[in-house]
Context: one part of a larger RNA
RNA sequence: CCUCUGUCAAGGAACUCGGCAAAUUGGCCCCGUAACUUCGGGAGAAGGGGCGCCCCGUGUAGCGUGAAGCAGCGAGCCUGCGGAGCGUGAGGGGGCCGCAGUGACCAGGCCCAGGCGUCUGUUUACCAAAAACACCGGUCCCUGCCAACGCGGAGAGCGUGGACGUAUAGGGGCUGAGACCUGCCCAGUGCCGGAAGGUUAAGGGGAGCUGUGCAAGCGGCGAACCGAAGCCCCGGUAAACGGCGGCCGUAACUAUAACGGUCCUAAGGUAGCGAAAUUCCUUGUCGGGUAAGUUCCGACCCGCACGAAAGGUAGAACGAUCUGGGCGCUGUCUCGACAGGGGACUCG
Numbered sequence: 001c002c003u004c005u006g007u008c009a010a011g012g013a014a015c016u017c018g019g020c021a022a023a024u025u026g027g028c029c030c031c032g033u034a035a036c037u038u039c040g041g042g043a044g045a046a047g048g049g050g051c052g053c054c055c056c057g058u059g060u061a062g063c064g065u066g067a068a069g070c071a072g073c074g075a076g077c078c079u080g081c082g083g084a085g086c087g088u089g090a091g092g093g094g095g096c097c098g099c100a101g102u103g104a105c106c107a108g109g110c111c112c113a114g115g116c117g118u119c120u121g122u123u124u125a126c127c128a129a130a131a132a133c134a135c136c137g138g139u140c141c142c143u144g145c146c147a148a149c150g151c152g153g154a155g156a157g158c159g160u161g162g163a164c165g166u167a168u169a170g171g172g173g174c175u176g177a178g179a180c181c182u183g184c185c186c187a188g189u190g191c192c193g194g195a196a197g198g199u200u201a202a203g204g205g206g207a208g209c210u211g212u213g214c215a216a217g218c219g220g221c222g223a224a225c226c227g228a229a230g231c232c233c234c235g236g237u238a239a240a241c242g243g244c245g246g247c248c249g250u251a252a253c254u255a256u257a258a259c260g261g262u263c264c265u266a267a268g269g270u271a272g273c274g275a276a277a278u279u280c281c282u283u284g285u286c287g288g289g290u291a292a293g294u295u296c297c298g299a300c301c302c303g304c305a306c307g308a309a310a311g312g313u314a315g316a317a318c319g320a321u322c323u324g325g326g327c328g329c330u331g332u333c334u335c336g337a338c339a340g341g342g343g344a345c346u347c348g
Stems, first nucleotide, its partner, number of pairs: 001343008010334002014332001019329001027051005036041001038177001052096005062088004069081004073076001097101001109327007116319002121133002137175007149161004179313003183244003188241002190237005197232003203226002208221005245263005272306001273303001284300005
């Protein structure tokens, strides 16, 4: 010097990205417990007090079990009385000892506020456990059964899962408990519907043209017209993919604009929320907390670039989650010291 372990005056987070680590708390009994809440919870909230041993006492009261014995008549493994013994065991009074009585070991620190996710679960075997995945619930679409949708197979009137199921079933997508809700746009794209019409292949059809042959004939080309799905066309559909404006003016201080004008659009963002896991300018501005606060909380709204199932907003409970604050407590620190175990080092 390294490592593991223990202790510390005064201070007590001044350490640090951050109380990381450590310390505090810790068991049982009693008292006592707030906001909020989905009335279950929150709760071990928080915060207090007690705890050993001896005697009263053979371990008391009480509680559990219930023998002997006694009684009854319905004569039973019956009922009632009875209380021994055994088990358990407060509370009260008195006394004793120590620094200390859950005497060692084992053994929650707590509170306030916010973000995210409802919750219990699941995950990157070996850097991530989470606000990611899943989830109960919601909704849309597909599927009438040799189902849809998969797997195998070159294929099959094939095998197999689905399912020895049958639309209250099965498959796929999105959302993600419950509460209050979920606006406008179908122009584009997709999907669904549409016995008409347009376009359209093979094929049908043959007006007509043509090769060859003396000819019968055998060939070639071929207009009109008839011909599917698809596309066009006409509708529907957004918890389908998606989208949800600009400029100018206006009120008797100023400022602002309920109001008006105009252009464009399929329609111009409703409710709610908002400097947010989203805000560039930005450490926005105001308020709170601090002596001092780019973080945090509450507001405001000028939303660069929130917004309603890629859900919106509130929200109890829950979380080895993330953020800010506080109490307690501490070697994290001021600032280091000492002790013990094992190394390093010296000698063998």